[in-house]
């Protein structure tokens, strides 16, 4: 100059499942909690086959966290910026 793989910050995309029940309280149709039913895409758990050995996952668990709709959160993608190896 260029700018692998990868990370920061910002924009946008972005599912799933009870507007059930039962008590209290509000009355602008919702708010907290309780049981039970569920969901997996924040986090976490677990551990296959090869392999000296290290070492998964969108898979499993569902412990956390979500279950109208707004609203937040969201794995994961897709623009922008910056850092950064090597390289000329």
């Nucleotide at each position: 100059u260029u700018g692998a793989a990868g990370g920061u910050a910002c924009c946008g995309g972005g599912a799933g499942a009870g507007a059930g029940c039962a008590u209290c309280g509000a009355u602008c149709u919702u708010g907290a909690u309780g049981a039970c039913g569920c969901c997996g895409a924040a986090g976490g758990u677990g551990a296959a086959a090869a392999g000296c050995a290290a070492u998964a996952a969108a898979c499993u668990c569902u412990c956390a966290g979500g279950c109208a709709a707004a609203a937040g959160g969201g794995a994961c993608c897709g623009g922008u910026u910056u850092c950064c190896a090597g390289a000329c």
Glycine riboswitch aptamer, 88 nucleotides, folded computationally. It was read from a public genome assembly, where an Rfam model found it. The model forms 88% of the base pairs in the Rfam consensus.